[in-house]
RNA sequence: GGAGGGUUGGCAGAACGGCAUUGCGUCCGCCUCGAAAGCGGAUGGGCGAAAGCCCUUGUGGGUUCGAAUCCUACACCCUCCG
Numbered sequence: 001g002g003a004g005g006g007u008u009g010g011c012a013g014a015a016c017g018g019c020a021u022u023g024c025g026u027c028c029g030c031c032u033c034g035a036a037a038g039c040g041g042a043u044g045g046g047c048g049a050a051a052g053c054c055c056u057u058g059u060g061g062g063u064u065c066g067a068a069u070c071c072u073a074c075a076c077c078c079u080c081c082g
Base pairs, nucleotide, nucleotide: 001081002080003079004078005077006076007075010024011023012022018065025043026042027041028040029039030038044055045054046053047052058074059073060072061071062070
């Protein structure tokens, strides 16, 4: 230099162009003398007293009524070729 694959909450992994999802972890509660285990609930980020508002699938742009998903440029990671 060329080819292919990948990048999704703190971590891991799903997701037909149509509600961003599950597990782990974390937090709160129940249980217990106290823990562990178990059970119930909550849990992307920012602002806010709250209500609520804004943003969010590596980053920017495009297509589309609608994009994590399609196209494009770039960044980074892995494999292969030279």